[in-house]
RNA sequence: GGGCCUAUAGUCUAUCGGUAGGACAUCACCCUCACACGGUGAAGAACCCAGUUCGACUCUGGGUAGGCCCA
Numbered sequence: 001g002g003g004c005c006u007a008u009a010g011u012c013u014a015u016c017g018g019u020a021g022g023a024c025a026u027c028a029c030c031c032u033c034a035c036a037c038g039g040u041g042a043a044g045a046a047c048c049c050a051g052u053u054c055g056a057c058u059c060u061g062g063g064u065a066g067g068c069c070c071a
Base pairs, nucleotide, nucleotide: 001070002069003068004067005066006065007064010024011023012022013021018054026042027041028040029039030038047063048062049061050060051059
């Protein structure tokens, strides 16, 4: 320098154009003499910019970051 892949909550992971879901973790309450386990509930996320579209996490272009391959 060229090609390909990936980016979603603190972590991991779903979502093939129409309300962004789950697990662990966190918080509150219940349970217990207490802790743990368990039960109920709550908060929390689409890398950035632009485009297409009635509507974009999803499609397109550019960028950023990470990974793989070639030179």
Predicted 3D model of a 71-nucleotide RNA (transfer RNA) from a Candidatus Aenigmatarchaeaceae archaeon. It matches the Rfam family "tRNA". By type it is a transfer RNA. The RNAcentral record of the sequence draws on ENA. NCBI's taxonomy places the organism under Archaea, Nanobdellati, Candidatus Aenigmatarchaeota, Candidatus Aenigmatarchaeales, Candidatus Aenigmatarchaeaceae.